Overview:
Lysine riboswitch aptamer from Ectobacillus ponti, 179 nucleotides, folded computationally. The organism belongs to Ectobacillus, within Bacteria. The coordinates come from a structure-prediction model, not an experiment, and the mean pLDDT is 79. Its Rfam family is "Lysine riboswitch aptamer". Rfam describes the family as follows. Riboswitches are metabolite binding domains within certain messenger RNAs that serve as precision sensors for their corresponding targets.
[in-house]
RNA sequence: AGGUGAGGUAGAGGUCGCGAGGCUUAAGAGUAUCUUGCCGGAGAGUCAGAGAGCUUGAUGAAAGCAAGGGAAAGGAAGCAUCGCCGAAGCGCCGCCAUGCUCUGGUUGCGGCAGCUGGGACUGUAUCCGAACAGGUGCAGGACUGUCAUAGUUGCUUGCUAUGAUGAACUAUCCUUUGA
Numbered sequence: 001a002g003g004u005g006a007g008g009u010a011g012a013g014g015u016c017g018c019g020a021g022g023c024u025u026a027a028g029a030g031u032a033u034c035u036u037g038c039c040g041g042a043g044a045g046u047c048a049g050a051g052a053g054c055u056u057g058a059u060g061a062a063a064g065c066a067a068g069g070g071a072a073a074g075g076a077a078g079c080a081u082c083g084c085c086g087a088a089g090c091g092c093c094g095c096c097a098u099g100c101u102c103u104g105g106u107u108g109c110g111g112c113a114g115c116u117g118g119g120a121c122u123g124u125a126u127c128c129g130a131a132c133a134g135g136u137g138c139a140g141g142a143c144u145g146u147c148a149u150a151g152u153u154g155c156u157u158g159c160u161a162u163g164a165u166g167a168a169c170u171a172u173c174c175u176u177u178g179a
Base pairs, nucleotide, nucleotide: 005174007173008172009171010170011169014085017084018083019082020081022079023078024077025076033069034068035067036066037065038064043056044055045054047104048103049102050101051100088116089115090114091112092111093110094109095108097106098105117144118143121140122139123138124137125136126135127134145165146164147163148162149161150160151159152158
């Protein structure tokens, strides 16, 4: 000085980096729902569909109207804190829960190591939902980080173009090999 390796350690990307819980606020919403009355006249009750079962109903179901009470969750904004930089999110498999069975959806846990460098925007599909909020998948064109190559340069480093992308990149230590 260069290489070798899913080796160790420490870092950087962003001021909307990722995730978690906590506090406050608005919205959710005068909604769900409860009580009373009227009306109604046979069904009603579960995340969705189907089935079985159970409960309930002429001592009056559901729906609707009126009056009086009247929430919450998830999501959003802000504040501070904690853990981090495959942070994390999807995908697939398995299990738990959702009263039972099947199909699906959703929550959580575990595994695999398949996809995605990152955040935003637009379109579309889907999940959840009150939603025009949010999550996720796919696609698009920009922005941005890193590296390589080429050119240029103010040569202390910047810029332009092309390509790639996290098992990456930078620094350093160790192992191994060579000079």